Predicted 3D model of a 348-nucleotide part of an RNA (small-subunit ribosomal RNA, central domain) from a metagenome. Its mean pLDDT, the model's own confidence on a scale to 100, is 90. The RNAcentral record of the full RNA draws on SILVA.
[in-house]
Context: one part of a larger RNA
RNA sequence: UUGGGCGUAAAGGGCGUGUAGGCGGGAAAGACAGUCGUAUGUGAAACCUGACGGCUCAACUGUCAGCCUGCAUACGAAACUACUUACCUUGAGUACGGGAGAGGAGAGCGGAAUUCCUGGUGUAGCGGUGGAAUGCGUAGAUAUCAGGAAGAACACCGGAGGCGAAGGCGGCUCUCUGGCCCGAAACUGACGCUGAAGCGCGAAAGCUAGGGGAGCAAACAGGAUUAGACACCCUGGUAGUCCUAGCUGUAAACGAUGGGCACUAGGUGUAGGUAUCGCGAGAUAUCUGUGCCGGAGCAAACGCAUUAAGUGCCCCGCCUGGGGAGUACGGUCGCAAGGCUGAAACUC
Repeated sequence: UUGGGCGUAAAGGGCGUGUAGGCGGGAAAGACAGUCGUAUGUGAAACCUGACGGCUCAACUGUCAGCCUGCAUACGAAACUACUUACCUUGAGUACGGGAGAGGAGAGCGGAAUUCCUGGUGUAGCGGUGGAAUGCGUAGAUAUCAGGAAGAACACCGGAGGCGAAGGCGGCUCUCUGGCCCGAAACUGACGCUGAAGCGCGAAAGCUAGGGGAGCAAACAGGAUUAGACACCCUGGUAGUCCUAGCUGUAAACGAUGGGCACUAGGUGUAGGUAUCGCGAGAUAUCUGUGCCGGAGCAAACGCAUUAAGUGCCCCGCCUGGGGAGUACGGUCGCAAGGCUGAAACUC
């Protein structure tokens, strides 16, 4: 191991794609593998259950019946599942007409700010703090004006807004490119759902090689604070942060809520579309997304509530007391850091 569970108690895989597998729409015919029925054979005895007997009773024991839940063969049934054949259009998809978007990749461009450089004006301070000091400045700083250079990030718009499978995506333009929504119904005709493996994507930090380096800033140095101060505060500052190519593969990768389909009161915002009405402002209906509130129901409570944590079905992942421990060992992946898989003794 049955079972019961997985928002917060242990438990949803970080996300996708998809192989095997599991599951799968409507109507018809066929065949009869599963299924069901009948019959026959077999299913040793003991045991077990029941009835009736034998030891004075019982244990024990004898006889008979049942049981032996199964298997095989034959004949039959045809509702359901599977199968075969030929159909259907509602699921799914293709084509068509519209629509929105920080979805992705590459190239180019822009302004503000910051720092640095050059020159002008100008003079003794600047900076920083709770207060200071380190630091910078008469070799002319800070302030201010003009010019130049560089790198990184894109104020306002900006929204409870949008897009993406997730990670994530925000100045502007162009090129290439993925997905989504609405409408109409032309076409295909179940082509579907899920998905162990596998493969791909995957914030930040980190690693390799080569560039780049303005600001910020682990480490580090100094100044303070303090009993001390390996910190908080200040002055500096190197990796890194950025780009290209590759690696790593983790996270409070969170909605702490796997995916799909169907059903089950409403109200109110917001984004994209469509239809009707209206001169218009707009209103109503409807589809898709995204919020808030709330009923039934659910829930240990908190709360969830048509974006379910409600009611059901299908498939996957996962949990099974705390510590030991996400450790050891082994395997495997990685340049390394380490990742994945993942115990036990012992102890409470």